This is a predicted structure of a 72-nucleotide RNA (transfer RNA) from a Candidatus Falkowbacteria bacterium. Its mean pLDDT, the model's own confidence on a scale to 100, is 80. Rfam family: tRNA. By type it is a transfer RNA.

Formats: sequence, structure tokens, C1' cells
RNA sequence: GCCGCCAUCGUCUAAUGGUUAGGACGCAUGGUUCUCAUCCAUGUAACCGGGGUUCGAUUCCCCGUGGCGGUA
Repeated sequence: GCCGCCAUCGUCUAAUGGUUAGGACGCAUGGUUCUCAUCCAUGUAACCGGGGUUCGAUUCCCCGUGGCGGUA
């Protein structure tokens, strides 16, 4: 250089053209406890950037950026 794959809460990870974007860990508050831990309840926060298609895009297409793998 060329080819392929991936990008979602602070982290890991689902979903799939119309969702309140779900779960786990974390964090915050409260309960429990003499205290801490555990446990329980509630809350918290996300679709990599730009364009296109569509009534509607996180999802499909193109370009870019970043990461991973393959290839002489």
C1' cells in the first nucleotide's frame, strides 16, 4: 500500500429502521449494622465525526478518524 472486522453510559456488554437505548460492574443517596464489609431499594450516565437514503437512522450506504487482524 491493499483486504477484512470493530467503534453504545466511567468500564464491560445487549438491542435493532419507530424502545423511556436494556443489563452487569462502578459511583451517589437511603435502609440494615455499634462501625466497616455484605445484602436490599432508589438514582446516575452512552449510540466516534461528517454527509446521504428514508416520513423516520444508534441501526442501511459513502467518506473520515481511531483500534484490531490478514497479506508481498